[in-house]
Molecule: Bacterial RNase P class A
Organism: Ardenticatenia bacterium
RNA sequence: CAGGUCAACCGGGCGAUCGCGUCCCUGGCAAUUGCCGGGAUGAGGAAAGUCCGCACUCCACAGGGCACGGUGCUGGCUAACAGCCAGGCGGGGUAACCCGACGGAAAAGUGCCACAGAGAAGUAGAGUGCCCGCAGCUUCGGCUGCGAGCGAGGGUGAAACGGUGCGGUAAGAGCGCACCGGCGUCGCUGGUGACAGCGGCGGCCAGGCAAACCCCACCGGGAGCAAGGCCAAGCAGACGCGAGAGACGGCCCGUCUCGUUUGAGCGUCGGGUAGGCCGCUUGACCCCGUCGGUAACGUCGGGGCUAGAUAGAUGAUCGCCGCUCCGCAUGGCGGAGUGACAGAAUGCGGCUUAUGUGUUGACCUGGUUA
Repeated sequence: CAGGUCAACCGGGCGAUCGCGUCCCUGGCAAUUGCCGGGAUGAGGAAAGUCCGCACUCCACAGGGCACGGUGCUGGCUAACAGCCAGGCGGGGUAACCCGACGGAAAAGUGCCACAGAGAAGUAGAGUGCCCGCAGCUUCGGCUGCGAGCGAGGGUGAAACGGUGCGGUAAGAGCGCACCGGCGUCGCUGGUGACAGCGGCGGCCAGGCAAACCCCACCGGGAGCAAGGCCAAGCAGACGCGAGAGACGGCCCGUCUCGUUUGAGCGUCGGGUAGGCCGCUUGACCCCGUCGGUAACGUCGGGGCUAGAUAGAUGAUCGCCGCUCCGCAUGGCGGAGUGACAGAAUGCGGCUUAUGUGUUGACCUGGUUA
């Protein structure tokens, strides 16, 4: 210098004027509510998607079983998680580094494996081919037919049932042996563990798919702030069906409540309301430091208060500074721009997605120079 990898941070600052929401005032007007005046305060890193996990609220603190759903290497963190940290294993990359729902397909069982191919998982597979016997023919090279053996060679395929060599055989084959590879098992060593290393034994040689059924382990009740509670205002019932309905959420058992002449519940038509308050923002909160821990995170101490609207306020203009770009007569001057994604609606922790020719740091590879 070129190309690349990872991480952190920022998403303009101050002031003035006007406008809007909320709160406060020992201010003014007759006024707790209204108006005027004054003061304080008013979106984000993702407020988003609503994909996970919680808090909170209600469903009755009566449950049990079956289904159903989710998660899935190990250790830790956390209120919890499908999140985070550290590690293991596998895969990709020259590397920095990145990716992985990563239990079980080897022994519980079932299923599937496109196309091609004779055959796709079982005693596999004779289409081509190899070998032997018999018969026939022969130009004596062999050819044809029948019977028996063979997984070596070729061919198909993403995948064809370990690889190389020697022996063996009519031809062959882990059929036997040596070495290599895989798997299983036993032992030792290291590690909390996932796992790794070493050694012995066994020809055991076993395809893939479980985000297919399934098996194993663990977890899970449902609905959601339009939850839920209170106040105020208003209304009118009629007809039909009707023995069950509800707590109880997908089913069963079981318990309880209401109802069957005093009619639960359901349906159709009709009538009323469209207001206010609480929940509501002080919280697993934010900042700084200390200690423990590789880290995620936790302990302790100090300081801070940071929207609460309800069809939904948070906007506009100007000045100065900062930043970026351009030009010039270059320690400066002038000009232009100041954007992107987006926007609270009970709160919180995550994940994911969107976004700028933004800033900074560390590292890797290649080249050049000293």